[in-house]
This is a predicted structure of an 86-nucleotide RNA (c-di-GMP-I-GGC riboswitch aptamer) from a Syntrophomonadaceae bacterium. The sequence was found by an Rfam model in a public genome assembly. Of the family's consensus pairs, 95% are formed in the model. Taxonomically the source falls in Syntrophomonadaceae (Bacteria, Bacillati, Bacillota, Clostridia). The prediction has a mean pLDDT of 88.
RNA sequence: AACGACAAAGGCAAACCUGGCGAAAGCCAGGGACGCAAAGCCACGGAUCUAAGGCCAUAAAGGUUACGACAGCCGGGUUGCCAGGA
Numbered sequence: 001a002a003c004g005a006c007a008a009a010g011g012c013a014a015a016c017c018u019g020g021c022g023a024a025a026g027c028c029a030g031g032g033a034c035g036c037a038a039a040g041c042c043a044c045g046g047a048u049c050u051a052a053g054g055c056c057a058u059a060a061a062g063g064u065u066a067c068g069a070c071a072g073c074c075g076g077g078u079u080g081c082c083a084g085g086a
Stems, first nucleotide, its partner, number of pairs: 003085001004082001011036002016031006034072001040078003044075003048069002053065004
């Protein structure tokens, strides 16, 4: 430096439930643990989700679009605890 354990100390917390915020996706707080060695942080690239507003269309439906969301989808950037063994 890059791997990383039936290790130790500690950490985070999916689904679900309750309350709140939001048009929604989703987010925040509390409870709760499926899991996680970056499941810390950053929307830079791709994927995915939503569509209030805009645009198209319309009798009504509907279609499209991110400036929204997602870091626990994959890359990338950045910081960092422990540490047997190879």